This is a predicted structure of a 95-nucleotide RNA (Glycine riboswitch aptamer) from a Bacillota bacterium. Its Rfam family is "Glycine riboswitch aptamer". Rfam's curators write: This family represents the bacterial glycine riboswitch. Glycine riboswitches usually consist of two metabolite-binding aptamers domains with similar structures in tandem. The aptamers cooperatively bind glycine to regulate the expression of downstream genes. The organism belongs to Bacillota, within Bacteria.

RNA sequence: GGACAGACCUCUGGAGAGACCUGGAAACAGGCGCCGAAGGAGCAAAUCCCAAGAUGUGGGGAGAAUCUCUCAGGCAAAAGGACAGGGGGAUAUAU
Numbered sequence: 001g002g003a004c005a006g007a008c009c010u011c012u013g014g015a016g017a018g019a020c021c022u023g024g025a026a027a028c029a030g031g032c033g034c035c036g037a038a039g040g041a042g043c044a045a046a047u048c049c050c051a052a053g054a055u056g057u058g059g060g061g062a063g064a065a066u067c068u069c070u071c072a073g074g075c076a077a078a079a080g081g082a083c084a085g086g087g088g089g090a091u092a093u094a095u
Stems, first nucleotide, its partner, number of pairs: 001095001005091001008088006018032001020031004033075003039071001040069003047062004
């Protein structure tokens, strides 16, 4: 100097579920019914680690998600939105 990768920024697309009832101008609060794709939590096998030990092939820990939970969030529009694509790109390595 500098790939692949890449926090982060930006543009586009982006689902689901009551415009429910009561109070209120609204935000919001209470009640009932729902959704999963902000965030969060939980779990398998492989694999790795630990102790014991060579009888035990059992014990403990680490271990994923669009799966599960529904704490949070959401249930007209707006906003948000996992994820996908385009552009930029701190940093850092191979070289």